[in-house]
This is a predicted structure of a 513-nucleotide part of an RNA (small-subunit ribosomal RNA, 5' domain) from an uncultured bacterium.
Context: one part of a larger RNA
RNA sequence: GGACGAUCGCCGGCGGCGUGCUUAACACAUGCAAGUCGAACAGGAGUUACCUUGGAAGCUUGCUUUUGAGAUAACUUAUUGGCGGACGGGUGAGUAACCCGUGAGUAAUCUGUCUCACACAGGGGAAUAACGCACCGAAAGUUGUGCUAAUACCGCAUGAGACCACAGAGGGGCAUCCCUUAGGGGUCAAAGAUUUAGCGGUGUGAGGUGAUCUCGCGUCCCGUUAGAUAGUUGGUGAGGUAACGGCCCACCAAGACGACGAUGGAUAGGCGACCUGAGAGGGCGAUCGGCCACAUUGGAACUGACAUACGGUCCAAACUCCUACGGGAGGCAGCAGUGGGGAAUAUUGUGCUAUGGGCGGAACCCUGACCCAGCUACGCCGCGUGAGGGAAGAAGGUUUUCAGAUUGUAAGCCUCAGUCCUCGGGGAAAACAAGAAGAUGGUACCCGGGGAGGAACCUCCGGCUAACUACGUGCCUCCGUCCGCGGUAAUACGUUAGGAGCUAGGGUUUUCC
Numbered sequence: 001g002g003a004c005g006a007u008c009g010c011c012g013g014c015g016g017c018g019u020g021c022u023u024a025a026c027a028c029a030u031g032c033a034a035g036u037c038g039a040a041c042a043g044g045a046g047u048u049a050c051c052u053u054g055g056a057a058g059c060u061u062g063c064u065u066u067u068g069a070g071a072u073a074a075c076u077u078a079u080u081g082g083c084g085g086a087c088g089g090g091u092g093a094g095u096a097a098c099c100c101g102u103g104a105g106u107a108a109u110c111u112g113u114c115u116c117a118c119a120c121a122g123g124g125g126a127a128u129a130a131c132g133c134a135c136c137g138a139a140a141g142u143u144g145u146g147c148u149a150a151u152a153c154c155g156c157a158u159g160a161g162a163c164c165a166c167a168g169a170g171g172g173g174c175a176u177c178c179c180u181u182a183g184g185g186g187u188c189a190a191a192g193a194u195u196u197a198g199c200g201g202u203g204u205g206a207g208g209u210g211a212u213c214u215c216g217c218g219u220c221c222c223g224u225u226a227g228a229u230a231g232u233u234g235g236u237g238a239g240g241u242a243a244c245g246g247c248c249c250a251c252c253a254a255g256a257c258g259a260c261g262a263u264g265g266a267u268a269g270g271c272g273a274c275c276u277g278a279g280a281g282g283g284c285g286a287u288c289g290g291c292c293a294c295a296u297u298g299g300a301a302c303u304g305a306c307a308u309a310c311g312g313u314c315c316a317a318a319c320u321c322c323u324a325c326g327g328g329a330g331g332c333a334g335c336a337g338u339g340g341g342g343a344a345u346a347u348u349g350u351g352c353u354a355u356g357g358g359c360g361g362a363a364c365c366c367u368g369a370c371c372c373a374g375c376u377a378c379g380c381c382g383c384g385u386g387a388g389g390g391a392a393g394a395a396g397g398u399u400u401u402c403a404g405a406u407u408g409u410a411a412g413c414c415u416c417a418g419u420c421c422u423c424g425g426g427g428a429a430a431a432c433a434a435g436a437a438g439a440u441g442g443u444a445c446c447c448g449g450g451g452a453g454g455a456a457c458c459u460c461c462g463g464c465u466a467a468c469u470a471c472g473u474g475c476c477u478c479c480g481u482c483c484g485c486g487g488u489a490a491u492a493c494g495u496u497a498g499g500a501g502c503u504a505g506g507g508u509u510u511u512c513c
Stems, first nucleotide, its partner, number of pairs: 001513003006509001008507001010505001013383006020375001021341001026339003030336003035083003040080001042079001044077006051070009090294003100218006109211002114207007122156001124154002131146004136141001161188004166183001168181005192199001221265002227257001229255001232254006239247001269291001271289002274283003296317005319330004347373001349372001351370001355369001356367003386416004396407004420454001421450006430440001458501004462483002470495003479484001
């Protein structure tokens, strides 16, 4: 000198764009953050309309009001069912590891939805929730029994085809092997709804997307850590997995790693990036974008195309809450917010308008993702606090050798302009092939009126280092990164006048180069 997610004291006009718990992965009141589909389903419940019918009341004796039952239609809804809750959002505790980065490999793999192609959907069955009835419990909830439906569940048929074990032929390669194709066996499918157009269902293949696994190289400190290892290293066989493999198991062998740093300890999420530097390098890993790990702590599986699942389940532990003491409930490292910790870090805001996501044929619905607004000089950038003229060089201040010098064209005064400001009026783009739809926002912007009015500080002035006088003090009060200053004329302390630097900031402190 540069930089910062910054702090502190002084000061503070406006706007744009960003940023904002670095500490306790501490504990959390309250609200919201994942739903959706009635075009899968039947019965139940509710609302409305209309029709039929029974009763009651009123009287204008054929109408009105009210109430019950039934049918139809539309809508809403808990339950069953489907898809989604594995994405999106948060945090960095753990992890020195194929975690990450980069480059390869899979003749060792899976992949819902999507795209393309081919082939198909025949005929049946048995249940169950909701609901009704009857219990238990303070609650959370639970039990028995009776009924009913489906794109829920289960057999049968069919088998383009796939898979399995046989077995013939051809071709290829990269050890195990891979590909194509005759043959006869065995196993395996399906679902409809709405109404005419698309949507769904089943099987297979190809693609796409996503994911697992393997390997080369790279990846911090300590040798005052030198030996470490028994599923350990390898083999055979079996199991398991989507798949390879001590992944797991039985048996066999005694190996495998290590000064090219094993093992142990300490620290740490890694990268693109970011800061600095001429570079080499050093430091760092906030925001933004990929990857990984975690979800009170530890463990486990279920469902599913995908989880060992933040707002799912089970077990154990700590903590908090409810209780009728028998037993239950909870998990903000989602968005706000609270307490605590701290030098220190924001609103219990608006909206689904845009972008994106889930469901749905769609309309819609949901979305604290996101778009916005609020707070904050925390950062960067831009603008303003007036411009031109103006010497009696006014007054006042300071100083003085009493002549003057300086503050100083500075002010007054004259002439202007109107940024920001304020008042009034108008008023967006962002919204698409076409129609509707704008939270932001009456914002930006435009027009008109008003009037210099409402807007300058901070640090420094001995040298380094740009900028000096007077008074006060008298080794005192202090100042200072360093050198040092101060003991009676201090350009170094305090104050005044003047000056220098910077400017809505300017100093200080921390950390890095």
Rfam family: Bacterial small subunit ribosomal RNA. RNAcentral holds the full RNA, with entries from Greengenes.